Record summary:
Predicted 3D model of a 72-nucleotide RNA (transfer RNA) from an uncultured Eubacteriales bacterium. Its mean pLDDT, the model's own confidence on a scale to 100, is 82.
C1' cells in the first nucleotide's frame, strides 16, 4: 500500500429499523455472633468520532480512529 473482522456500563456479551439489556463486578439493606454464600436493592452508556438515509439509527451508506487477521 490492499481486503476483511471488531469497536456497547470497570469485564465477558446480547439488543438484525421501534424504550440500550444481561451475567460477572462495585455500593447498599436483609441474613449470620462473625466471614463466605445466598436474597432484595440502588448506581453506573454522549453505543469508538463525524457526517448522511429515515417519522424513527447499537442496527443500513460514506468518511475517519484504534485493534485483530490476510495479502504483496
Nucleotide at each position: 500500500g490492499c481486503u476483511g473482522a471488531u469497536g456497547u456500563g470497570g469485564c465477558u456479551c446480547a439488543a438484525u429499523g421501534g424504550c440500550a439489556g444481561a451475567g460477572c463486578g462495585a455500593c447498599g439493606c436483609a441474613u449470620u455472633c462473625g466471614u463466605a454464600a445466598u436474597g432484595c436493592g440502588u448506581a453506573g452508556g454522549u453505543u469508538g468520532g463525524g457526517g448522511g438515509u429515515u417519522c424513527g439509527a447499537c442496527u443500513c451508506c460514506c468518511c475517519c480512529c484504534a485493534u485483530c487477521a490476510g495479502c504483496u

Rfam family: tRNA. Rfam classes the family as a transfer RNA. Rfam links the family to the GO term triplet codon-amino acid adaptor activity.